Source information:
This is a predicted structure of a 1460-nucleotide RNA (small-subunit ribosomal RNA) from an uncultured Hyphomicrobiaceae bacterium. It matches the Rfam family "Bacterial small subunit ribosomal RNA". Rfam links the family to the GO terms ribosome and structural constituent of ribosome. Model confidence (mean pLDDT): 87 of 100.

RNA sequence: AGAGUUUGAUCAUGGCUCAGAACGAACGCUGGCGGCAGGCCUAACACAUGCAAGUCGAACGCCCCGCAAGGGGAGUGGCGCACGGGUGAGUAACGCGUGGGAACCUGCCCUGAGGUUCGGAAUAACUCCGGGAAACUGGAGCUAAUACCGGAUGUCCCCGUGAGGGGAAAGAUUUAUCGCCUUGGGAUGGGCCCGCGUCCGAUUAGGUAGUUGGUGAGGUAACGGCUCACCAAGCCUUCGAUCGGUAGCUGGUCUGAGAGGAUGGCCAGCCACACUGGGACUGAGACACGGCCCAGACUCCUACGGGAGGCAGCAGUGGGGAAUAUUGGACAAUGGGCGCAAGCCUGAUCCAGCCAUGCCGCGUGGGUGAUGAAGGCCUUCGGGUUGUAAAGCCCUUUUGGCGGGGACGAUGAUGACGGUACCCGCAGAAGAAGCCCCGGCUAACUUCGUGCCAGCAGCCGCGGUAAUACGAAGGGGGCGAGCGUUGUUCGGAAUCACUGGGCGUAAAGGGCGCGUAGGCGGCUAUUCAAGUCGGGUGUGAAAGCCCCGGGCUCAACCCGGGAACUGCAUUCGAGACUGGAUGGCUUGAGACCGGAAGAGGUGAGUGGAAUUCCCAGUGUAGAGGUGAAAUUCGUAGAGAUUGGGAAGAACACCAGUGGCGAAGGCGGCUCACUGGUCCGGUUCUGACGCUGAGGCGCGAAAGCGUGGGGAGCAAACAGGGUUAGAUACCCUGGUAGUCCACGCCGUAAACGAUGUGCGCUAGCCGUUGGUGGACUUAGUCCAUCGGUGGCGCAGCCAACGCAUGAAGCGCACCGCCUGGGGAGUACGGCCGCAAGGUUAAAACUCAAAGGAAUUGACGGGGGCCCGCACAAGCGGUGGAGCAUGUGGUUUAAUUCGAAGCAACGCGCAGAACCUUACCAGGGCUUGACAUCCCCUGACCGCCGCAGAGAUGUGGUUUUCCCCGCAAGGGGACAGGGUGACAGGUGCUGCAUGGCUGUCGUCAGCUCGUGUCGUGAGAUGUUGGGUUAAGUCCCGCAACGAGCGCAACCCUCAUCGUCAGUUGCCAUCACGUUUGGGUGGGCACUCUGGCGAAACUGCCGGUGACAAGCCGGAGGAAGGCGAGGAUGACGUCAAGUCCUCAUGGCCCUUAUGUCCUGGGCUACACACGUGCUACAAUGGCGGUGACAGAGGGCGGCAAAGCCGUGAGGUGGAGCCAAUCCCAAAAAGCCGUCUCAGUUCGGAUUGCACUCUGCAACUCGGGUGCAUGAAGCUGGAAUCGCUAGUAAUCGCGGAUCAGCACGCCGCGGUGAAUACGUUCCCGGGCCUUGUACACACCGCCCGUCACACCAUGGGAGUUGGCUUUACCCGAAGCCGGUGCGCUAACCGCCAUUCUUCGGAGUGGAGGAGGCAGCCGACCACGGUAAGGUCAGCGACUGGGGUGAAGUCGUAACAAGGUAACC
Repeated sequence: AGAGUUUGAUCAUGGCUCAGAACGAACGCUGGCGGCAGGCCUAACACAUGCAAGUCGAACGCCCCGCAAGGGGAGUGGCGCACGGGUGAGUAACGCGUGGGAACCUGCCCUGAGGUUCGGAAUAACUCCGGGAAACUGGAGCUAAUACCGGAUGUCCCCGUGAGGGGAAAGAUUUAUCGCCUUGGGAUGGGCCCGCGUCCGAUUAGGUAGUUGGUGAGGUAACGGCUCACCAAGCCUUCGAUCGGUAGCUGGUCUGAGAGGAUGGCCAGCCACACUGGGACUGAGACACGGCCCAGACUCCUACGGGAGGCAGCAGUGGGGAAUAUUGGACAAUGGGCGCAAGCCUGAUCCAGCCAUGCCGCGUGGGUGAUGAAGGCCUUCGGGUUGUAAAGCCCUUUUGGCGGGGACGAUGAUGACGGUACCCGCAGAAGAAGCCCCGGCUAACUUCGUGCCAGCAGCCGCGGUAAUACGAAGGGGGCGAGCGUUGUUCGGAAUCACUGGGCGUAAAGGGCGCGUAGGCGGCUAUUCAAGUCGGGUGUGAAAGCCCCGGGCUCAACCCGGGAACUGCAUUCGAGACUGGAUGGCUUGAGACCGGAAGAGGUGAGUGGAAUUCCCAGUGUAGAGGUGAAAUUCGUAGAGAUUGGGAAGAACACCAGUGGCGAAGGCGGCUCACUGGUCCGGUUCUGACGCUGAGGCGCGAAAGCGUGGGGAGCAAACAGGGUUAGAUACCCUGGUAGUCCACGCCGUAAACGAUGUGCGCUAGCCGUUGGUGGACUUAGUCCAUCGGUGGCGCAGCCAACGCAUGAAGCGCACCGCCUGGGGAGUACGGCCGCAAGGUUAAAACUCAAAGGAAUUGACGGGGGCCCGCACAAGCGGUGGAGCAUGUGGUUUAAUUCGAAGCAACGCGCAGAACCUUACCAGGGCUUGACAUCCCCUGACCGCCGCAGAGAUGUGGUUUUCCCCGCAAGGGGACAGGGUGACAGGUGCUGCAUGGCUGUCGUCAGCUCGUGUCGUGAGAUGUUGGGUUAAGUCCCGCAACGAGCGCAACCCUCAUCGUCAGUUGCCAUCACGUUUGGGUGGGCACUCUGGCGAAACUGCCGGUGACAAGCCGGAGGAAGGCGAGGAUGACGUCAAGUCCUCAUGGCCCUUAUGUCCUGGGCUACACACGUGCUACAAUGGCGGUGACAGAGGGCGGCAAAGCCGUGAGGUGGAGCCAAUCCCAAAAAGCCGUCUCAGUUCGGAUUGCACUCUGCAACUCGGGUGCAUGAAGCUGGAAUCGCUAGUAAUCGCGGAUCAGCACGCCGCGGUGAAUACGUUCCCGGGCCUUGUACACACCGCCCGUCACACCAUGGGAGUUGGCUUUACCCGAAGCCGGUGCGCUAACCGCCAUUCUUCGGAGUGGAGGAGGCAGCCGACCACGGUAAGGUCAGCGACUGGGGUGAAGUCGUAACAAGGUAACC
């Protein structure tokens, strides 16, 4: 730091995905040791059991044990229990963070001052008597205090202006302390107030009655509307109040380059809570986790009368959950409570246990070791790899184990941890490695298995028989006591963009204007100092991060110091810039004066042309309409034409690339009213400006309401036509509407798809409106301001393009965008009469959607041009019969392949057996065939028997070659045997080679260098001519080159030359059986070698002076002379595994091999290719006419003879320019006369013949007889442009035989081409494209089916909440208080008396209490709303799905241009 993924490729846009780091994690596989840390994220669900807060006898009485000392117990009393510990439910708040503030309290602690006196009355414990199951409790009696009460004093404190008034105490004891009371100060802790900061939603816009403020009072420790009475009507809010949702906040933590984002577990600070809700009491402190009261839910006990309880303390249990530990030890340390202390208590804490949950460290060994062992895996079988890896040899002992010693933590004692850490010794390589991945991203490849199955997958995507992607193995890569997966966060993502993005066409400029708030704002001077900048001070807790140093062997971890904490507050200063205040200025803006253009707006009036209708005239059969028609109108007189009239709407020409307006929009003419703009002058004001969230107004068409109007046009509708259909396109009609007035609607592809304003940045050419100037003035030119166009530089842009009217360079402000679909939809709100508009989601789903440009392909786009492509013409096919191939069917088998053109007389240039691959049956198993090994022997041939044959069996005959004296060895051959192996026309032509078809003998296909483009790519190869041709010429940012074209090759056409047998015969001779027969000769023909010849070379015209074209001459041949061979880059996964070769797979007594027989020859049918015909251009008969090219020894065969004939016999000649096949046929002559025939020959019968082992299935031929269909072939379709078509025969390959097929040969020998509109195919240029397996493409909607999420929905269930009312526990407050009441007060009686008074009793008072009343109030209830969620018959659309149905809407002019 990036990468993968939209395309055939490219660039850009854009989303999705990956690589990183992190975690209180979980899950899978695996697991040696230690250190440090962490460990219910879910049910603030429910809890059994134990423990978690007591202590003090130096406050007090009593009881118990004890001889005593002393100890113990419950109780009164004191202090503590408000700390410590837990949790995160609630809380969007002064709750928290940060910085400040004033009206407060503070037990224990520190410090200062002073005091500590005199009395009194009770009560628990205890005793007795009761109640109760229990919890607990009643009555009577006794008693103490540091418990309670009263009096005194009062430094001092409080109230009060003052006078004055009010207020304390506690003692204990071993005599030194600990206490107590009042009061000042401090420290610590706490309460309260304020500035600023602190999540999402506006589909929450208004909220608020103690509400906001005041006065007074109450209340509190204290300020305060905290509470109350009265008065006022305020207060909060778009700088987001209120409401809804979510959430404890912070230091910090994770991530990140940072800014930021996410987060708040452990540790630390604050807050809140303690079963739920309410309440207060006590107290310095609580509205109190292990206190109290009430209500509620729940659980437990109960003798049914009543009671008890609250783990969100530590452990632990159930439950929930993917998931989170021991009912451990100790108070040794640190800290806390009480105590004078000893000490007691302490699940705070310190330790231990469990868990790889995380971080850190260590180990599982080290060295050596090549026959590179064995085994595994792969293999081209040679080898490679695992791999120095192992073994072996030599070492070491961390860790673990065993034995021994043994701490620090403890300043004097005390150690849970712990016989731990650590140290020493001993044995022994000994006990200790896994997990994930290997198609690309991304590091790491092979084999087998599987066969769109099983499976994988983070994205792209793998798997349909050779899968580096599935599973396994071998090998490799990564990490390592861990490794992967899942989840979550940040990153990458500049993909919400402050740093740091965009909006013409990719998502995105509001339809347009006016304008509020807000934001921003010209030149200049002074001043203030809010922003800003600098310095100081305070604060910014600790921990953490960072730096330095130190301690555990290192590290993690821990300790010390520093830095930092980017912040806030305060203070001093600066004065540039922004801002405030004051003054000035004119360039921004506006005003004024003069002039100008214009379909700018509104109202009123008015004009002509045209259409339609009405009336009348003339006039007669059509008119109208279309691709063609019909509906329609017309003999009741249309259309046409003439005259007259009516009505409504729109304004031809001018007219423009023009003008005006903010936009929508505006078009005859006139008048009135009116808005804006421009130019000139430079007179005035003096920043008055720009933008503009909300808001207000304007706003095409269609549509709506009311009332008019209605000629033409024209949704809907009707009819006609088209069509498979045609609810369309076309035609005939036709209503809303279009028009007017008033009122709504408020949208649009409202577009320049480009917000407004200002400034700046080369030009050139038009046009429009002004102004100034110069001239040679019906005008031209120059300058300038405003508008509107075309081109173009820089610059910008993904490209296209924009380019002074910017999409350039800047500033200001507003609007808008953030993947596609769902969806501009649902719900809610607002608006509307409605239609609907506006605002505007989510679930779900996809790996894309989209832009520009490129190359192709395609178009019922365009241009140019070819081809027997059409046309022109000749002959066929399609109908018949037969032949042949195919489909289909049949069959035991009818072997297999070929499938539009480019399969179908094709593979097959020869299926009776063979061929043969198929079927039935009979056999063989190292095999019919190859190589190697062993044994034996020649083999072959001949004969017999069984058998359908293969085969089996018997007999007979013979004894190979080489070396060697021999023995023996070797070889070929045959038989037998063993194992390697053979064999397969079995599968895959979609694993292949080779070969072939096809586009197409079409003129194309490319490369190097250069240039252009970000790039795909372009250029060259396009253009102007020309050609059969990318053939050639010219031009040109191209210049060259290659494969194709052409030429070079073969055949034919002319001539020359050489050669002359088997060919030829002009001349000469012979000979006649007359034939070049013979001699002879190569002149001619011919044969076949070598040459010549044709090149637009010559002339004329044309063209551009070119290439070339046209005409002509000459020539056997003329513009490529004719034909052949020759097939570019490539396309069709075209054809062939059955020619051959070959990978893989499959069969191995069979899918191999041999044999007999059958089949490939079947036959209701269908198609292709042919033959023969339908007849007179013919049939038949007759007839010494004339070819070319071939073939021949297991061959061709002559003459002769036999047969009607096929043929037989015969055998001359010929290995062939010699002999033979061999007769060429059409031709010519005659005859038949239009008929199913003297046409036609199918079919069938009989009889023959040939080949062959064999013609039954199933061959060819012959003779006689039979004589079928067929009288020129529907739709449709094929070939051919000259020696061609047509027609006629001849030969050959294959072959025993079999040809209508195939391959060749010659004979006779035409017609037509105006032309390129159309059909088909092709080439080049161009255009459009949503196509790129490329139009046989792509693709839309309904319907049907399945699944998914969602809206509506009669309702129903629940949560939260509001308002009104009812009820009203406990409690506080107020009132009352006849009942109860020891202390205080005085009175009465009585007793005592030190005569002061004291005791007792009584009645009363003060104070207090129960009770009662009232106010407030939790829970509960009634009623009515708001809001959210669940379910819901039915219903709406949406999404997805391999194959369904119907059509064809869109993409090419998509066949009616498309779209809003």